Model confidence (mean pLDDT): 87 of 100. The part of an RNA shown here (large-subunit ribosomal RNA, domain II) has 689 nucleotides and comes from a Pseudomonadota bacterium. It matches the Rfam family "Bacterial large subunit ribosomal RNA". Rfam links the family to the GO terms ribosome and structural constituent of ribosome. NCBI's taxonomy places the organism under Bacteria, Pseudomonadati, Pseudomonadota.

Context: one part of a larger RNA
This record gives sequence, structure tokens and C1' cells, in this order.
RNA sequence: ACCGGCGAGUUGAUCUCCGUCGCAAGGUUAAGCGAGGUACACGCGGAGCCGUAGCGAAAGCGAGUCCGAACAGGGCGUCCAGUGGCGGGGAUCAGACCCGAAACCAGGCGAGCUAUCCAUGGCCAGGGUGAAGCGAGAGUAACAUCUCGUGGAGGCCCGAACCUGUCAGGGUUGCAAACCUGUGGGAUGAGCUGUGGAUAGAGGUGAAAUGCCAAACGAGCUUGGAAAUAGCUGGUUCUCCCCGAAAUACAUGUAGGUGUAGCCUCAGGCGUUCAGUAGCGGAGGUAGAGCACUGGAUGGGCUAGGGGGCAUCAAAGCUUACCAAACCCAACCAAACUCCGAAUGCCGCUACUCCAGAGCCUGGGAGUCAGACUGUGGGAGCUAAUUCUCACAGUCGAGAGGGAAACAGCCCAGAUCACCAGCUAAGGCCCCCAAGACCAGGCUAAGUGGGAAAGGUUGUUGGAUCGCUCAGACAGCCAGGAGGUUGGCUUAGAGGCAGCCAUCCUUCAAAGAGUGCGUAAUAGCUCACUGGUCAAGCGGUCCUGCGCCGAUAAUGUAACGGGGCUCAAGCCUGGCGCCGAAGCUGUGAGGUUCCGGUCCUUGGACCGGGACCGGUAGGGGAGCGUUCUGCACCGCGUGGAAGCGUGACCGUGAGGACACGUGGAGCGUGCAGAAGUGCGAAUGCCGGU
Repeated sequence: ACCGGCGAGUUGAUCUCCGUCGCAAGGUUAAGCGAGGUACACGCGGAGCCGUAGCGAAAGCGAGUCCGAACAGGGCGUCCAGUGGCGGGGAUCAGACCCGAAACCAGGCGAGCUAUCCAUGGCCAGGGUGAAGCGAGAGUAACAUCUCGUGGAGGCCCGAACCUGUCAGGGUUGCAAACCUGUGGGAUGAGCUGUGGAUAGAGGUGAAAUGCCAAACGAGCUUGGAAAUAGCUGGUUCUCCCCGAAAUACAUGUAGGUGUAGCCUCAGGCGUUCAGUAGCGGAGGUAGAGCACUGGAUGGGCUAGGGGGCAUCAAAGCUUACCAAACCCAACCAAACUCCGAAUGCCGCUACUCCAGAGCCUGGGAGUCAGACUGUGGGAGCUAAUUCUCACAGUCGAGAGGGAAACAGCCCAGAUCACCAGCUAAGGCCCCCAAGACCAGGCUAAGUGGGAAAGGUUGUUGGAUCGCUCAGACAGCCAGGAGGUUGGCUUAGAGGCAGCCAUCCUUCAAAGAGUGCGUAAUAGCUCACUGGUCAAGCGGUCCUGCGCCGAUAAUGUAACGGGGCUCAAGCCUGGCGCCGAAGCUGUGAGGUUCCGGUCCUUGGACCGGGACCGGUAGGGGAGCGUUCUGCACCGCGUGGAAGCGUGACCGUGAGGACACGUGGAGCGUGCAGAAGUGCGAAUGCCGGU
């Protein structure tokens, strides 16, 4: 891991509701007793309990009573049948659906591991160093001191046994639940070690790490309290049918829990009250807008006050492209501004439409209290986030199908079942790939389409407007582009062309006191402007469609799903056709519910018609199967039971027949009854492989 078996809402008591049965103004016995005896069936037992009257704190009164002075008013009553079994839903108390702690307490067992201590024993190859003391010699006044020898001290040195475990490698389902190899540390000491003994868990021991106390010690192990508790995690076993949520509010030592309400379901009751639309009548201060209020804010005018300047002995005065209240004009801003003010939405009345799993009331049962995304209106944030937080709506949640390449929350559309029938939606129709290489007219040249901004753009489309133009425009080419004059000033110089000022006059077809290059300054080149040549359009501004640049990322094209596409297979406008889903239709079948009819015993069966049949949590209904019991079949079975195997049968399903084989002794059907009653999951338990 697989297979098999085992494996989880039970039982008792009390309360409550529903179903059903008995009796009924009553219902019922409990403990216990009696006879009998297969049955716990029968007979006693009326104590007690519930009901039949309530109100009041009570005395008490009573269809009333209490408060009250009240014959006032109000509260609770007076109307409505109960009670006892049985079955079921739910609650409470019990282990209470099952498994699961970390822990707490009590009694015991442990120091054969390990920590420390006590008693008594054992062990430490070899080598080195050479303390004190002592002796001799030297030396001293005597000591001291020195030298040589002797001697053999030391938590001394090197290094085996022994103890230890530094570093590295290996080992890591190991040789081993701590090992192996190499290399290290101690090795006469606070040394190592044998045996016997002492200390015990609220404790011991500890050269102290929370270490050790028998392979996991911040409090050992074991048995018991004990099925501790677990607002937590996991698991919770057959089928079909009907309906079908919530992720909100308030409260909570509350926030991943719970109570009540909301939303779901079931039963009984009411019977259109619901909802939509229309008309009529209402409340309101949002969007927008506005500046009349409250504030903000810009320019101008006007003008107090202040600042600066002038002036003055002082005061006064004059002045100001300074600041600035009030006022005026113009143009603005506001969630906490409003002279105004919608659309929606909300409330009420009436009518119409609608009869639907509409609405309302009472009661039984729930689940839900982590929501997610999208659109819209707001807030927080960075007008960031698959961000946080409200509101309204949708979808997912609990929703399959088609589209979006793939893709819970987007678009289309809500799957009872069957069909090798049809029509459509979104989206598509060159190939992958079902259907148009469809029709008409434009645009795009960028593979734009098929990712992006500010900004840039003589890319190109359409339009508007201004100007020049056969009296010849625009571009090119040929020619001219002059004189006063080198204008004046400035300057070393300034001659059109450093800078400042002025910017005239003349000749002319035309020519600036000069557009740019250039020179030290001149010179030179060039432009404006003019003529010629040529020949018909040329230039500016604005709006607009589609493009272009801006454009850089990590494995490999990789920013159309791919191939591939250019009067398109791209974009815009219009048109016709087709494809396309579990939508709609057609044909057939089943179910639920309502209405009508027929038949029969409450209720069911059949026929006709309408609507409906996605579904998690969850509510309701109807069934299948397993084991055992009672009654019946006076059933089946060695002429072959159960079990097992195979098979094209029946049933919507759980399941059920039949035939054959195997097997070798038990088993079924109908109606009732009782449950150790259904397994795939619980790191489930046991076994097998």
C1' cells in the first nucleotide's frame, strides 16, 4: 500500500410538540399484594399526579378578582377537553455520536542506568626531570653563600594499560535507538575501579547543565479518580422524492464560540391581504447647480487702518506698481455651506394584472454569525493592491451546459429522463474547428490588428478657413541684389552683420542703414526683394479617421490559442445567410403539486387540465436490505439448504427473481415486533498478502 473483518446519535429519567390508540369531566395508578405459571399476560392496590376556576404578596373573595374612596379606569381571568399508553421530533440531567490531549490528585514501585556519600578491597608498563634534607670540598670572625655528590619531592614532564571523548571522515531503514577509523586530553591524582550499603518525586542528588534519578525528567514510573475536560482537529456506514438557506443586526472576558432576531423547512389556521403597473396623495435635501448664509480663494476698483518716502519744533500735511478690513465689479471652491434642486427609491389609498412553493398568524425542527469577485455610489489608501471598509445589484458560494485558448465570481443560459430530429443566445463562419476565402462602400501598410503614457511626427484620410496664382504663382535654373554710406555713437578697430541709438533719402524692374555664414577690421559667399526661363497649381492655420516614434529582462519564438492572414482571414459603416448550449421546439417516458371528474372504506386508485421537478448546510416524505422474535404458509430442503461462481431477466433506486455449476445441512415467504442494522476515508483497530 491493497484486501478482509471490526468501527461512531445509544440507554434511563423528566419536560415539550406531533402522530396513533383507549377512556373522557374525567384520565391514570406507584411501591406493594394475590392466584396462576411458557407468556410478564391476569386480578387487586386510588397513596399520589394531571385536568375540571380564577384573582391577589396575603387575609381572602370567587365568574370574577386585584389596585382603588369608587358602582371610574385598568391588569389577569371568565369562551376554547382532558388524561394514560405506544411510536416519533426536540430539550435537560447523566461519558450522552465516536476517537484524541498537554495536564491535576491519591496510593504504590524504582539509585542493577546515573548523581553524591559511606564501608571494605583492587589497579596505574616504561622513560624523563631532579625540590627539601644529608655528606664532602670551597668559603666566613661565626653565619651566609658557592661547587660537587647523595637523595627522590611533585593535583611535575613523555608515554602504554586504564579513564576520557578534541577534530575530521564514515555510519544515519546503522554493526550500534550514540557505533567505527584516524587524530586528540588525563595517566600518583580533586585518579580509575570491584563488591556491599545510604539518599525518592510537593522529593533526592548536583565542581550548577535545569544536569541526572533504568534509552524523551521545568518535575520518574505505575495503578486508580477516569469514559478527567477539549467553545479544538479528524471521522460518522443503504436508496429515492419535495422544498431549500446563511456568511447580517444586537449582545457577549466576545471576536474561528454562543443567545435572540433575520433568512430555510414542516404542520395547523386566515383566504389575495403579497408583488408589479397606472392614477392620486405624501415625507425628504442626495446628484446637479448656486454663492443669498457660513467659510475658503483670484484680479480690479474704491477706501478705513498699518508700513515706507518727503516734510515738520511738534501736531497737521503731501506721497506711494507696499500690506490690507469693510464696500463695489468680474470670475471661482466646499462631506461637516445652501437662495435652489432632480431622476430613482420609500410610505399611503384606489384600480387593473397576476393564483405563484405569493402574503400574514400560531406552533415543531433547523442550519447560518470566516464569505468571494464583478458593476455602480462612497470612505480609507497613493482617485496603489486578487488591499481594507460600507451601500445597491448580479454571479459564485450551493450551478452543470455554451463562449472568453486554458480560467469559482465576466458574457449567454438555469441540467426530471431518452432521441443518429428542428430553431436560436452569447460568440462565431480561411485551416486546426461546426458555419461566408459572403455582398456593398470606405480606412490602415504599421503584421497596426495581436500590450502602454506624457510628448513628438512634411505617414496618410476626410473637412473648414485664410492667402498667392495664365496680368504666370510655388520649386528649380540664369541674372540683378545698387548709391548717399565705413549712418551716428562706442571702440585699438566696429566698414549691413560685438554692443547702444536712429532706421532716413536717392536711383530703380528690384535691392533691409540688412537674414545667415565669414574677416583682426575690410574682403568674400548668401538671403530678403526684382527680371527672365518654365508651366499649373502653390502656401499657412484649425478640426478629424487610421497609423508611426516614444517601447528595455532574465531556459526558447513566447504581448493573435497555433498555422497563417494585407481592396484582409485587420479596422469602420450597412446588408443577407449560416453555425452554435443540457436555452426553446418536436416525439416519447417518469415524478411532485393544484383544480375538475369517476370509482371504492377514513384515504387511495384511475382519467383530463395547469404549473413545476440544478442544488451545499438544513427541514420534510416514502422505501430497500441485515440479525433475532411471534403468528400463519400445517412452506422449501441429501431427488441437495445457506454460502460461493456465471448469465443477455425485473425494479427509478437501495435491491429482487430465475437457470446452471460448486457446495453438503439447513433455509425462506406474508403480516407484525425488537435492534449490537448498512463503511471508503477517522496519520482508525486487528489479521492476511